[in-house]
This is a predicted structure of a 191-nucleotide RNA (Bacterial RNase P class A) from a Nocardioidaceae bacterium. Of the family's consensus pairs, 98% are formed in the model. It was read from a public genome assembly, where an Rfam model found it.

RNA sequence: AGGAAGGUCCGGACUCCGCAGGGCAAGGUGGUGGGUAACGCCCACCCGAGGCGACUCGCGGGACAGUGCCACAGAGACCAAACCGCCAACGGCUCCGGCGUACGUCGGAGUGCGGGUAAGGGUGAAACGGUGGUGUAAGAGACCACCAGCGCCUCGGGCGACCGGGGCGGCUGGGUAAACCCCACCUGGAG
Repeated sequence: AGGAAGGUCCGGACUCCGCAGGGCAAGGUGGUGGGUAACGCCCACCCGAGGCGACUCGCGGGACAGUGCCACAGAGACCAAACCGCCAACGGCUCCGGCGUACGUCGGAGUGCGGGUAAGGGUGAAACGGUGGUGUAAGAGACCACCAGCGCCUCGGGCGACCGGGGCGGCUGGGUAAACCCCACCUGGAG
């Protein structure tokens, strides 16, 4: 805990063994506050996820210490990438017209060859913030407004985990530790 008991698991008492000191290793727990002889237990709360709701769930410290993994699909899954597309502003090429002795020059059309692009589409669980606009050859936080996130400052509430408000800022790359690991705390063995 359970209707109850034994066992198991956890905490403790007792007995026996061990224990100079130091180190290495191993195991356990993991939000905050309290309870308890003690705990990995109990209570309350906080955060997250789910639910219309009453509530339910949680291996709940760290991804900027390091290592690993993210199949398949896909261009690209760690600091990337161009599959389908989009672009004629710039250079090249082709053609047409005008001027010109010639070299050339002016204008027009075409051509994604050089180049530009990550907005749109596709793949995926996940693709390097979102919506709207300015701007551009076409695009892009390139810029702007409002949001989300992050950082800094500040005010209020709370024992605390945390919650709420205001201001400023750069435009901002994921997930996974019930992977190894790092951190904090705890721990001698057997009967």